[in-house]
Context: one part of a larger RNA
RNA sequence: GGCGUGCGGGGAAUGCCUUGGCACUAUAAGACGAUGAAGGACGCGACUACCUGCGAAAAGCUUUGGGGAGCUGGAAGUAAGCAAUGAACCAGAGAUAUCCGAAUGGGGGAACCCGGCACAAGUAAUGUUGUGUCAUCCACUAGUGAAUACAUAGCUAGUGAGAAGGAAACCCAGGGAACUGAAACAUCUAAGUACCUGGAGGAAAAGAAAGAAAAUCGAUUCCCUAAGUAGCGGCGAGCGAAAAGGGAGGAGCCCAAACCAACCUUAGGGUUGGGGUUAUAGGACUGCGAGGUACAAAGCUGAGGAUAGUAGAAUUAUUUUGGGAAAAUAAGCCAAAGAGGGUGAAAGCCCCGUAUACGAAAUCUGAGGUGGAGUUAGCAGUAUCCUGAGUACGACGAGACACGAGAAAUCUUGUCGGAAUUAUCGGAGACCACUCCGAAAGGCUAAAUACUAUAUAGUGACCGAUAGUGAACCAGUACCGUGAGGGAAAGGUGAAAAGAACCCCGAGAGGGGAGUGAAAGAGAACCUGAAACCGCAUGCCUACAAGAAGUUAGAGGGCGUUAAAGCCUGAUAGCGUGCCUAUUGCAGAAUGAACCGGCGAGUUAUUUUGGUAUGCAAGGUUAAGUUGAAGAGACGGAGCCAAAGGGAAACCAAGUCUUAAUAGGGCGAAAGUAUACUGAAAUAGACCCGAAACCAGGUGAUCUAACCAUGACCAGGUUGAAGUGUGGGUAAGACCACAUGGAGGACCGAACCGACGCUCGUUGAAAAGAUCGCGGAUGAGUUGUGGUUAGCGGAGAAAUUCCAAUCGAACCUGGAUAUAGCUGGUUCUCCCCGAAAUAGCUUUAGGGCUAGCCUUGGAAGAAGAUAAGUGGAGGUAGAGCACUGAAUAUAUGAUGGCUUCGCGAGAGGUACUGAAUAUAAUCAAACUCCAAAUGCUACUUAUUAUUAUCCAGGAGUCAGACUGUGGGGGAUAAGCUCCAUAGUCGAGAGGGAAACAGCCCAGACCGCCAGAUAAGGUCCCAAAAUCUAUGCUAAGUGUAAAAGGAAGUGAAGAUGCUUAGACAGCUAGGAUGUUGGCUUAGAAGCAGCCAUCAUUAAAAGAGUGCGUAACAGCUCACUAGUCGAGUGACUUUGCGCCGAAAAUGUACCGGGGCUAAGCAUAGUACCGAAGCUGCGGAUUAUUCUAAAGAAUAGUGGUAGGGGAGCGUUCUAACAUCAACGAAGCUAUACCGUGAGGAGUAGUGGAGAGGUUAGAAGUGAGAAUGCCGGUGUGAGUAACGAAUGUGGGUGAGAAUCCCACACACCGAUUGUCUAAGGUUUUCUGGGGAAGGUUCGUCCGCCCAGAGUUAGUCGGGACCUAAGGCGAGGCCGAAAGGCGUAGUCGAUGGACGACAGGUAAAGAUUCCUGUACCCGCAUAUAGGUGAAGUAGUGACAAAGAAGGCUAAGUUGAGCCCACGGCUGGAAGAGUGGGUCCAAGCGAGGUAGCUGGUGCAUAGGCAAAUCCGUGCACCGAUAAGGCAAAGACGUGAUGGGGAGUGAACGCUGCGGCAAGUAACGAAGCAACUGACGCCAGCUUUCAAGAAAAGCUGCUAGCAUUAACUAUAUGUGGCCCGUACCGAGAACGAACACACGUGGACAAGGAGAAAAUCCUAAGGUGAGC
Repeated sequence: GGCGUGCGGGGAAUGCCUUGGCACUAUAAGACGAUGAAGGACGCGACUACCUGCGAAAAGCUUUGGGGAGCUGGAAGUAAGCAAUGAACCAGAGAUAUCCGAAUGGGGGAACCCGGCACAAGUAAUGUUGUGUCAUCCACUAGUGAAUACAUAGCUAGUGAGAAGGAAACCCAGGGAACUGAAACAUCUAAGUACCUGGAGGAAAAGAAAGAAAAUCGAUUCCCUAAGUAGCGGCGAGCGAAAAGGGAGGAGCCCAAACCAACCUUAGGGUUGGGGUUAUAGGACUGCGAGGUACAAAGCUGAGGAUAGUAGAAUUAUUUUGGGAAAAUAAGCCAAAGAGGGUGAAAGCCCCGUAUACGAAAUCUGAGGUGGAGUUAGCAGUAUCCUGAGUACGACGAGACACGAGAAAUCUUGUCGGAAUUAUCGGAGACCACUCCGAAAGGCUAAAUACUAUAUAGUGACCGAUAGUGAACCAGUACCGUGAGGGAAAGGUGAAAAGAACCCCGAGAGGGGAGUGAAAGAGAACCUGAAACCGCAUGCCUACAAGAAGUUAGAGGGCGUUAAAGCCUGAUAGCGUGCCUAUUGCAGAAUGAACCGGCGAGUUAUUUUGGUAUGCAAGGUUAAGUUGAAGAGACGGAGCCAAAGGGAAACCAAGUCUUAAUAGGGCGAAAGUAUACUGAAAUAGACCCGAAACCAGGUGAUCUAACCAUGACCAGGUUGAAGUGUGGGUAAGACCACAUGGAGGACCGAACCGACGCUCGUUGAAAAGAUCGCGGAUGAGUUGUGGUUAGCGGAGAAAUUCCAAUCGAACCUGGAUAUAGCUGGUUCUCCCCGAAAUAGCUUUAGGGCUAGCCUUGGAAGAAGAUAAGUGGAGGUAGAGCACUGAAUAUAUGAUGGCUUCGCGAGAGGUACUGAAUAUAAUCAAACUCCAAAUGCUACUUAUUAUUAUCCAGGAGUCAGACUGUGGGGGAUAAGCUCCAUAGUCGAGAGGGAAACAGCCCAGACCGCCAGAUAAGGUCCCAAAAUCUAUGCUAAGUGUAAAAGGAAGUGAAGAUGCUUAGACAGCUAGGAUGUUGGCUUAGAAGCAGCCAUCAUUAAAAGAGUGCGUAACAGCUCACUAGUCGAGUGACUUUGCGCCGAAAAUGUACCGGGGCUAAGCAUAGUACCGAAGCUGCGGAUUAUUCUAAAGAAUAGUGGUAGGGGAGCGUUCUAACAUCAACGAAGCUAUACCGUGAGGAGUAGUGGAGAGGUUAGAAGUGAGAAUGCCGGUGUGAGUAACGAAUGUGGGUGAGAAUCCCACACACCGAUUGUCUAAGGUUUUCUGGGGAAGGUUCGUCCGCCCAGAGUUAGUCGGGACCUAAGGCGAGGCCGAAAGGCGUAGUCGAUGGACGACAGGUAAAGAUUCCUGUACCCGCAUAUAGGUGAAGUAGUGACAAAGAAGGCUAAGUUGAGCCCACGGCUGGAAGAGUGGGUCCAAGCGAGGUAGCUGGUGCAUAGGCAAAUCCGUGCACCGAUAAGGCAAAGACGUGAUGGGGAGUGAACGCUGCGGCAAGUAACGAAGCAACUGACGCCAGCUUUCAAGAAAAGCUGCUAGCAUUAACUAUAUGUGGCCCGUACCGAGAACGAACACACGUGGACAAGGAGAAAAUCCUAAGGUGAGC
């Protein structure tokens, strides 16, 4: 370390439970609100954070009932109280009810700010406080009252329980999508749906016929049915009535007009009252007549009901178990009560209840009664009048009707036209006629119907904590998001807290004892307590071993059982590449899963069509509804299906149609129907999960883009445009030089803005950064605050760029379960059968439909298959060349050409052409004089009993793969592609081929340690022959390959030479003419050319090679001798050889190895499979059989069809089990073919199973599934930038505190502030968690404390952009715009400074010194707009001036010190060397004319402003008047320094550098970007209002107003702290981002850079 066992940890499954949900039934109700709602904010308790309750009268107050002993909510505790004089609690009615919210006095960023009026409290008065009231619109009334005379508009007041706002669905109306379906899409569909908007009610809407129909009915609505009918419809997809019939319910009425009267009248008429209201027309009118019938509001009464309650029967223990009795046992009792719940287990009789019977002061409701306002009627006559007008209707354009323009009636109407008047008008599906039916253009109307946020009572074959609501629990919470919006997790101690006193260990946490309890292994992290995962102990095994980890055999060791051929382990050996999905095909290196647990997918409704079952049957059956306790039953016959068909129809009918037909043919002449279950289909989300998208309504410009308004910022240096000046120059110019000047989308370069490059970073420090360099840096610059623009859109110096980390169309919610011919997933078992990857068609090719092939049931009953025989059709292989073509040679050779002779006719020649013919030899898918084998087919016979066919239900399949054979394409390439044919795989295991879907053998029901075989094998691995016989191979050929090559070797054949001596070797010769001729410098056999003869010979080339300058020389051919038997060349063939180079390692027999263990031939034996046989068993079909059983044939299997079962949850009935121990969990060697089922032991502590039926949220291993838990990675990466030493504290110290040293920042890492945060501030305590380590510490936790303003900031002041907006204008609605107004700072206006002080606040407190505005009093006085005028009031850049802040220096002044070493009392060293607002005086820079008169302008007026005129004065006077300085403030403050004590003590110190004391306080220089007032230049020409001042209108003698003095008053909000390398925005104590102010010293141009000061810091391993 592995397997097993035992015991634990961890975790939260399982079981049991239920306070909470879900669905429905019945009844009620459908409220509320200006008398202030719904909903909230903030408060109220002795102590109180939250919930609940309540509202400053605050867990409550009053009263009336109930109730009857305790009470002060959840919620314990302590304290303090209440209650028989009746508390608490319950019910009715009242009181109170802060602030926000329609929100309503005005405003506003909801819960806040600011008012007016009246009254009141208080004050000398103001300020302050309380109560009431004050919005808008509408209606009515009254008053007042413009242009404009009367009037009207307007304004004012009064009256109104008027309106507003809210609310779940239902209802009506105004607008109105898209996805989707149509396999695309446009009409169409989805759908008048979703959604937006307006409005109403408890219901709404509709409604008493200008109807529907064909014979009558008699308002509407709803249900059943008619009916998926009639119809509509790219006549596609789809859409789809109505009448009649059956039911629920039931209800009818009123005006306008004619006519009459009164009043008014603009002479048109109007108002009011009477009258009158319809179709067989009625009414008015005229005449007559009646006093009836029926109905009925208010009011009064009121059975009953609702809102609290009351009474309510009956059991004991003699026993047993137990902690406990309700259990068991035994004996009783009640029952109009045996529903249910509780009580220490399971209770009719213990408790609450239940059946039943009672009950209300008050409020609400209310049948009925009473009542009677009021409404309602006749007959006759028919002259006249009335009976709904821009209407009906028509045209054009639309919409609605089931009806899409259609033949299109009917209804509505945008535009235009435009009737009739009862002798009339409308309708009956174009239209016309006839006939019927009705009376439009006015209105009201209950019930039956729809829905459920809510209340009460109840029910469930609904859930039971991953379920059921998102929410059983303090949940619409925590948390996320700017926002709209999104949105969790989380239940259980016990009967009772009896919740563990006390002791021990420990700092604590925690643990061990003790104790409680039935149990603590129920201990609060608490019932049960599975698995993953992590341990401890132990039996067996394991250190030469290569492993999909199992399986089969098995030695050894250990154990001892549900007693069974037992269990654990496993040395060794054989065999053996997971699961799923998808595929032709996966161990696949193709998909999916880290592991475990829970959850997780063919359902439901309606219709149709089959099957099975049941009932009835020429019939079957009800629907809605009624009744009923009921989902039973009864009633209900409307309706549906069937009983007759044929035909286009008329029509006929067991027939009919076709037809001339009586022929023939087609279709008919079969029992159905209803329900249940089940297969399938259609319509619905339809097996589950999954888009990208489309549309509707909203939310977003805190990011970013542009724009608007108002503010802010840019160190320093450089260059030197125009212009100007002076000089030169010119006739004058031009021009030149030097100055001056200070322009610029100018230059260099920090802040700031940007982002070109490398590197780093890439599970980052950072979801875009860092270091180093880089670009712009007075401009088209950057930036703050506030605002505008919104998705069919905005913005865009333009990139498809930005619009909140999202952009070729944002985000959120909804339509919505969009759709997905696509991918993935789809859960228990066994049995029977079992495919396809083809054809046709397809906007079709990875989809579908029909056929083919499969299955199940049925029908009929040999049609099927195979073989043989006999017959038939045919034109493929082959073959052939007779045809059609191709094609070779030879011969003959027409025609034509050329050519000779010839005057011509003609005759010849021809190495030209080559038709045709002949001979010989060939070729063909689209040639055939021929012509098979197979295959196809008919009949007969035989074998088989399996099949074929038809009907009905259900499928799947349409990607195929390889191998052999025949072909096409390709290259006679492909593991290529396309056909045909057969096989295998697919869907097929077993044996062989080393391994190896497709090859060879062979088709697995199960078991066997039996036999005999197939392919293939038999030396070893490794079962079987080192078998037999005959050859071959020598190459390790075998155990890869071609052209080509080779005296390899075996066999066969034919042929030459050879005893007249071959072949090979050896010996000898190989000569002469001649150096042949030519050529050549030379050429002699041998450079080259020509010729190649002759002689001698046994033989010898005018020469086969080598060689020389040329010769020479060597050699060959050829010959002789020697030797003595075969030898040379060729053809065919078996087996070999060369040709033969690749990448990790032999690596081309599977290895060893083999000379056979290779190859060939022949033979014998053996091995060898899940095939065959044997034995045993299971099961299917058929047959036989009464049954039991037997026989025969079967039992591989994907998609798929069929059959039979197991298990889970719940229900019903029946009989049971359980504290003497249910379920669940753990263990187990038992049973069953399997899914599964028992038994026993332990744990557990209250329920559970069995049988037979029934109903389903009914079975998981996979869906990159969902949720939770737990691993591996891994003790690995990382821990985000300087410390060290000593001391202290403490249980514990690198980290906390102190000291010292060292280091860092220092235009910042310092100080102040805006936004933002919201207590983080300070003190005391703590250390679980947070802190990237630690921790005694903290921005953490607990408790307590802390923010003080007339002057600071904001409001009580103003306005900008922009917002809202009375009236108003516009618009389907919602709403949009906008006047008067009213809000709105980033701007304007506006009054306090210095010092001191606390643990934490200070321009706020204190000290000192000021200022502003009210009020009162006193004194003095004309005052004075909401009008008007001035002022307020404004750019950029540049140069210069006057100052101050700040700094530096000083032999100035003051204080302290003064040397250990030679001197040094100085020109030594160190430190310091200051002060506000306000007030006052003076009048420097600078600015400026003055006075008078007139005046058509300034919406009225004006003495003001403006304008005009006159006079005076001009480089001065006069007036105005800055910063600053000066004086004062200050006899004050501050100040370096000196420096106690009380007290406490751990004797070190602390107190404390505290109280107290307290010097100098000058000069010079530098000098701002700060302050002041001006100047110059330029073009882009640079807010508004309040305030302030003048003027008058007006007011007016003190009410008001102004000035001075004294006294007095001065509100609300903010104020702590951070303001960032830890308090802000970035998920973090994040290397990022974030506006403004201050700006020291040395060096320097500088805010660069380096070093330092003040001050801060040392980065949480």
Large-subunit ribosomal RNA, half A from an Erysipelotrichaceae bacterium, 1661 nucleotides, folded computationally. It matches the Rfam family "Bacterial large subunit ribosomal RNA". Rfam links the family to the GO terms structural constituent of ribosome and ribosome. The coordinates come from a structure-prediction model, not an experiment, and the mean pLDDT is 84. Taxonomically the source falls in Erysipelotrichaceae (Bacteria, Bacillota, Erysipelotrichia, Erysipelotrichales). RNAcentral holds the full RNA, with entries from ENA.